Predicted 3D model of a 71-nucleotide RNA (transfer RNA) from a Minisyncoccota bacterium. Rfam family: tRNA. By type it is a transfer RNA.
[in-house]
């Protein structure tokens, strides 16, 4: 160098172009004499830059990272 893949909360993972969900985690009540373990609510996310569209996580060009193949 040259092909291929993947990037979503804190962690792990889904989402026909149409309101970004599910699980644990975390903070608050509640239940218990406490612990556990249960219940209700609450937090908190599409790497990045531009482009198509009303409308983008999704398509489409580029850049960062990271794995994989070849040279």
């Nucleotide at each position: 160098c040259g092909g291929g893949g993947c990037a979503u909360a804190g962690u792990g993972u889904a989402a026909u172009g149409g309101c970004a969900g599910c699980a644990c985690g975390a903070g608050u009540c509640c239940u218990u004499u406490g612990g556990g373990a249960g219940g209700a609510u609450u937090u908190a996310g599409u790497u990045c830059c531009a482009g198509u569209u009303c409308a983008a996580g999704u398509c489409u060009g580029g850049a960062u990272g990271c794995c994989c193949c070849g040279a």
The coordinates come from a structure-prediction model, not an experiment, and the mean pLDDT is 80.